This is a predicted structure of a 102-nucleotide RNA (Purine riboswitch aptamer) from Thermoflavimicrobium dichotomicum. Its Rfam family is "Purine riboswitch aptamer". From the family's description: Riboswitches are metabolite binding domains within certain messenger RNAs that serve as precision sensors for their corresponding targets. Taxonomically the source falls in Thermoflavimicrobium (Bacteria, Bacillati, Bacillota, Caryophanales).

RNA sequence: AUGAACGGUAGAUCUAAAGCCCGUAUAUGUUUAGGAAUAUGGCCUAAACGUUUCUACCCGACUACCGUAAAUAGUCGGACUACGAGCGAUAGGUUACCUGGA
Repeated sequence: AUGAACGGUAGAUCUAAAGCCCGUAUAUGUUUAGGAAUAUGGCCUAAACGUUUCUACCCGACUACCGUAAAUAGUCGGACUACGAGCGAUAGGUUACCUGGA
């Protein structure tokens, strides 16, 4: 003079990530068939439509309605799934710096 490995810091940058959050889709919606319950009830099964879309298409509370029949309605709250954006405990790579002194 050169400045290896190991170690440290967490500055810079990249990647991954449980989770969180936002947007788009869809209105957790519509139609049909068969069956079931009946005021202490109001469901079950299947098919189709709806999404540049896979999946799902239900649950609860309250209110109404149906005088025992075959038919439910409204309000509020709740998501799941697909795609995209952001945040992200933490982990890893690169790099910088410190240490170290082969």